[in-house]
RNA sequence: AUUAUGGAGAGUUUGAUCCUGGCUCAGAGUGAACGCUGGCGGCGUGCUUAACACAUGCAAGUCGAACGAUGAACCGAAACUUAUCACUUGUGGUAGGCUAGGGGAUUAGUGGCGCACGGGUGAGUAAUAUAUAGUUAAUGUACCUCGAAGACCGGGAUAGCCAUUGGAAACGAUGAUUAAUACUGGAUACACCUUCUAAACUCAAGUUUAGUCGGGAAACGUUUUUUCGCUUCGAGAUCAGACUAUAUCCCAUCAGUUAGUUGGUAGUGUAAGAGACUACCAAGGCAAUGACGGGUAGCGGGUUUGAGAGGAUGAUCCGCCACACUGGUACUGAGACACGGACCAGACUCCUACGGGAGGCAGCAGUGAGGAAUAUUGCACAAUGGGGGAAACCCUGAUGCAGCAACGCCGCGUGGAGGAUGACGCAUUUCGGUGUGUAAACUCCUUUUAUGAGUCAAGAAAAUGACGGUAGCUCAUGAAUAAGCACCGGCUAACUCCGUGCCAGCAGCCGCGGUAAUACGGAGGGUGCAAGCGUUACUCGGAAUCACUGGGCGUAAAGGACGCGUAGGCUGGCUCGUAAGUCAGAUGUGAAAUCCUAUGGCUUAACCAUAGAACUGCAUUUGAAACUACGAGCCUAGAGUAUGGGAGGGGGAGAUGGAAUUAGUGGUGUAGGGGUAAAAUCCGUAGAUAUCACUAGGAAUACCGAAAGCGAAGGCGAUCUCCUGGAACAUAACUGACGCUGAGGCGUGAAAGCGUGGGGAGCAAACGGGAUUAGAUACCCCGGUAGUCCACGCCCUAAACGAUGAACACUAGUCGUCGGGAUGCUUGUCAUCUCGGUGAUGCACUUAACAGAUUAAGUGUUCCGCCUGGGGAGUACGGUCGCAAGAUUAAAACUCAAAGGAAUAGACGGGGACCCGCACAAGUGGUGGAGCAUGUGGUUUAAUUCGAAGAUACGCGAAGAACCUUACCUAGCCUUGACAUUGAUAGAACACCCUAGAGAUAGAGUGGUGCCCUUCGGGGAACUUGAAAACAGGUGCUGCACGGCUGUCGUCAGCUCGUGUCGUGAGAUGUUGGGUUAAGUCCCGCAACGAGCGCAACCCUCGUCCUUAGUUGCCAGCAGGUUAUGCUGGGCACUCUAAGGAGACUGCCUUCGCAAGGAGGAGGAAGGUGAGGACGACGUCAAGUCAUCAUGGCCCUUAUGGCUAGGGCUACACACGUGCUACAAUGGGGCGUACAGAGAGUUGCGAUACCGCGAGGUGGAGCCAAUCUCAUAAAGCGUCUCUCAGUUCGGAUUGAAGUCUGCAACUCGACUUCAUGAAGCUGGAAUCACUAGUAAUCGUAGAUCAGCAAUGCUACGGUGAAUACGUUCCCGGGUCUUGUACUCACCGCCCGUCACACCAUGGGAGUUGAUUUCGCCCGAAAUUGGGAAGCUAACCUUCGGGAGGCUACCACUUACGGCGGAAUUAGCGACUGGGGUGAAGUCGUAACAAGGUAACCGUAGGAGAACCUGCGGUUGGAUCACCUCCUUU
Repeated sequence: AUUAUGGAGAGUUUGAUCCUGGCUCAGAGUGAACGCUGGCGGCGUGCUUAACACAUGCAAGUCGAACGAUGAACCGAAACUUAUCACUUGUGGUAGGCUAGGGGAUUAGUGGCGCACGGGUGAGUAAUAUAUAGUUAAUGUACCUCGAAGACCGGGAUAGCCAUUGGAAACGAUGAUUAAUACUGGAUACACCUUCUAAACUCAAGUUUAGUCGGGAAACGUUUUUUCGCUUCGAGAUCAGACUAUAUCCCAUCAGUUAGUUGGUAGUGUAAGAGACUACCAAGGCAAUGACGGGUAGCGGGUUUGAGAGGAUGAUCCGCCACACUGGUACUGAGACACGGACCAGACUCCUACGGGAGGCAGCAGUGAGGAAUAUUGCACAAUGGGGGAAACCCUGAUGCAGCAACGCCGCGUGGAGGAUGACGCAUUUCGGUGUGUAAACUCCUUUUAUGAGUCAAGAAAAUGACGGUAGCUCAUGAAUAAGCACCGGCUAACUCCGUGCCAGCAGCCGCGGUAAUACGGAGGGUGCAAGCGUUACUCGGAAUCACUGGGCGUAAAGGACGCGUAGGCUGGCUCGUAAGUCAGAUGUGAAAUCCUAUGGCUUAACCAUAGAACUGCAUUUGAAACUACGAGCCUAGAGUAUGGGAGGGGGAGAUGGAAUUAGUGGUGUAGGGGUAAAAUCCGUAGAUAUCACUAGGAAUACCGAAAGCGAAGGCGAUCUCCUGGAACAUAACUGACGCUGAGGCGUGAAAGCGUGGGGAGCAAACGGGAUUAGAUACCCCGGUAGUCCACGCCCUAAACGAUGAACACUAGUCGUCGGGAUGCUUGUCAUCUCGGUGAUGCACUUAACAGAUUAAGUGUUCCGCCUGGGGAGUACGGUCGCAAGAUUAAAACUCAAAGGAAUAGACGGGGACCCGCACAAGUGGUGGAGCAUGUGGUUUAAUUCGAAGAUACGCGAAGAACCUUACCUAGCCUUGACAUUGAUAGAACACCCUAGAGAUAGAGUGGUGCCCUUCGGGGAACUUGAAAACAGGUGCUGCACGGCUGUCGUCAGCUCGUGUCGUGAGAUGUUGGGUUAAGUCCCGCAACGAGCGCAACCCUCGUCCUUAGUUGCCAGCAGGUUAUGCUGGGCACUCUAAGGAGACUGCCUUCGCAAGGAGGAGGAAGGUGAGGACGACGUCAAGUCAUCAUGGCCCUUAUGGCUAGGGCUACACACGUGCUACAAUGGGGCGUACAGAGAGUUGCGAUACCGCGAGGUGGAGCCAAUCUCAUAAAGCGUCUCUCAGUUCGGAUUGAAGUCUGCAACUCGACUUCAUGAAGCUGGAAUCACUAGUAAUCGUAGAUCAGCAAUGCUACGGUGAAUACGUUCCCGGGUCUUGUACUCACCGCCCGUCACACCAUGGGAGUUGAUUUCGCCCGAAAUUGGGAAGCUAACCUUCGGGAGGCUACCACUUACGGCGGAAUUAGCGACUGGGGUGAAGUCGUAACAAGGUAACCGUAGGAGAACCUGCGGUUGGAUCACCUCCUUU
């Protein structure tokens, strides 16, 4: 200095993770619509639907300077005439009238030009279109411009007009007459056309020049002048026609198409080329680079989105095309097959006198209809443009403006500054406050806008302004007139309260709502945007989610079953040439507008203008030659050939062998055999099984055999022979790129299955029987047919798998193995090297991970196949193949927000390994049977209050229900309350008594004035009464809102953290491993090193000893005393009491072990944690408790609160749990007799004594306790009796009489005495506890408590066993590992039929349309051809006629229409098939764990259903063992 200005993600699959993958969101946009709201201006935009139908008005006319005619106003000579004036009979003047003439507004008609432009719409059209670039030597062109030349002589008509006449109308008919720039004859022309000839140019087609036969023109028309017009030729400009190349949507479930079709010849036709058309001839043309057919669609500039590449789109503006009610046709014309022209046919609408006529808004307005939806029946030609005209001018719904609409873009405003007792109100609150909030009020200021008034443009070049008294400017008034919408769970900025209670509702996705909803509705507050804001619809983006830029295919969707090979794509080395691709330069083009940049104009912006850049394209041309391509020549490294000796279950055919099964025959032999978890069906005394011999037949080939070999894959296994394919190695002789891949195509293709004919020993779908089972259409067993085998022919699919296409090249190793070769020597059962195959392990690298890793899933190249969310579905329809089964190709509607891969942590497994536990086993004693007690369920009831529910509820809360308790029921009462705080008032408190009542309560009465301080006024504390109000109260609900406490796993050995390391990550490591332990206890090793909570220890009790201290305890020795007793003195030695110590640590020995530790032993009171207790990790069970307590929320408030009486919680057909007592002789009863510990006691324990048979009573010594009392321990021991029985067992039940507690024992207490004397003779299935001072058994005490339903519970001691081989099994637990589709975690998940509801869809007898097409018939208008004997102005004529023209009529083509057939497509359709969806339907349990028969694939059969079975295949199967190989040491 130049260039470039440009790229964001998030939510959602899971317990969590990474990946794959869909769905959804944030952005921009719109001709939009809808909801709520709405102040102004500028600039734009406005039927996307019915190319549906249209009332009314307007949208194309103009020219009198082409023509005849008509002829208003106005002018009007001479003459005539009227009136009047002047003057000389007459003349003249003035005024008026009439008329020739002039003048020319106006216009129906003839004629000219225009009407083919402008304006509208997008139906058709997939190429007769459009875009870009070309060709036209194959063409035309009115008006316009330039150049050259000319414009002479004639003629006959016709409209109009007039007359007659038809018709309702539209519109005509006949006769007479008239003009032209209308029509027409002749002359002239030669540059024009044409015949022929010559020359030049040219590849050709053809063009140019020169000559020549023939042909062909006009308006002296208009105007006062100038002009304007006419004819011919040439040129230009403009516009148009035709042709060529390239590009231009979807469907192959449209694969073949075509008969004027393709070409030729000769014509016709056109402005012009051409099968454009006709006749004849030939048989071609197009197509996988997509013909033909079907569907959809105007194309482009552009618009929108996007970083771009792309995608979508084709409103407004510009270019092109097509169309004008539908279909056909031509005429006129320079130009049309003509939007506001013609003819015909059809549909529709209107008029009608019923005979016949008229019409075409997809012009501007407007109407109806349709629709979610789109405007005024406006003004003006002032400007810009268009038509006509010489012009003035006329016309112009083009256009310029205005109106309506927030439809879009842009701009402005709705006020600014100050203002804190932070007012009121509202909301919230932890009640203190906080928010709204300087916001308001209030003070000061301003006037954009608004309203009123005044003034006033540009647009306009001479004149002329619809807009419009508009924009602008000035003045006045006064904060005055002006804010909404959506959202606030995450994505996504913004939070609280109330209401509701899986209801009402929300929702873009995830999802929210079942009583504390930031998610529903309202409110307060907040956030965002703002005259708008949201919603809906659509497009692009994000989406790298069709991937050119820029994706993939082992397991997520995806490699064809395998080979050969056609088209196509790609292709080794060297040299030369060409220039198609490629690259560079130049030229033309790429319309304008748009986009971009700069500048300028509206006050700014939007908007507009000017200039530039750009338009990435196409074409032409000039160069370059590296690469690709093409042509030529060479090479040998790819590929192939040749030669050689080896390897091999490669293929086909034939022959042969042995073992085994089965059957048959015969022999021996006798009662069973067979089969299973166990059985049975079955075989067998008619002789089986077993055994021996012989015979028959079919199928398969033990060992070798392997992780090995061969083959393209499927697949291939006895031996021998024959035929035959391929690969590897070695040699380096030959060819010389001959190669790779491969859409279609062709071939091969396990098993099952099919057809025909054989064969058939074994096995074995189907089938039969037996079992199992709730059932068992299965698994197991006994039989058994297709089939399995052979030949020939089909089928063509598999988990046809390495879930990995083929080929080539490159990229560390190591260890095996098979085949070939080489080298070396020490010549071997050798070593090393090499080529090819086949395995394992492992770097780099790759991968989401798992894993792959020279046999790639690495790094590159080439080609093919395939994928794009799950389900529906590899299904339907259609096509192809097949005998069939079926195969192949292959959708959609609808539905879900996931489906999926790999890995992680758990949990689980009828997986594995190891270990532990009264878990089993070994034992002892029970429960389950009886009666009773007690708890629960159920039932009952007015109430039987409530809770607890497997283990972990059930002698549990309750360590005490007659009232109370009490929460329940009935009845009677109270309402600021029985209780708390505040409180006006009154009174001390309080005590006593009477009446009514079941009582609560109500009423009446008597006594009584206290305490503290004091300034003597009074005040204070406690208590009572008490208006009014706040409030009290609730054992009402929610333990699924909570705290606290508790149970359980479990006294199991676990649970974690920091740092580091590994992994993308969740996570892992540590904590795993080898040992050991009761123990994650300890040791060793180790990418870990440490630490915490748990374990253990520290604490308590018991066991031994010591020290200290001795009363209420003790008594050895001394003394005293007693019938006797620590009774007494005394003592504290012992026991004991209660404080402190000691002791035990694998310390010692032996042995094993590296160690930790283990085994044995000694000593010791005690030995390996000495025994017992307290102590309970992280957590699990939404475990239990709102009724212990506390507590959020909700609910009740003359009641769900409170008081009282009575009742109930104690009911009773029954079921269950926990216990007691028993069933007896190891016992019962009687008598005698011995020995504890631990507790409790003043509202208490209560002695001696007396009374009672007894419970108990009287009484009151002692004791606040090592002192007194409860208080005799019992089993035991001794002795007597009973003698096996419903008993001298057992004691229930019942009667009677009592005692005690207590206001009160009826419901409903305990105890005593007498009487009564039930069941029960050891207990089915099942089940519980216990390992030593334990079980068992015996009694004692305590709490609660007036008393007691206690046989319960908690403690205490006495007597005092048996057994443990062991860990296979049951249960529970721990660690490691494995599988998993589970994670609410196996009480999981989940499949299919059936039943019900709804939805879309296939088939379907048919039926109703639409479109296309074929054949035949009919054949309007019209062109063309033929064509009169009918008609006929111009020219010729010999006047007779002729030439020429017109018409009727005929023919071809053909629209519409008719008949018949075909194809495609759409709607409906009785019935029917499957599919999908749906909180709690039925049947089973197929899958996930070894899922309880491993699962799955293909095929076949069967079965309510998932499914089962046969055959072959796969591992995407667990477990155990063995073999082989590998890694590490």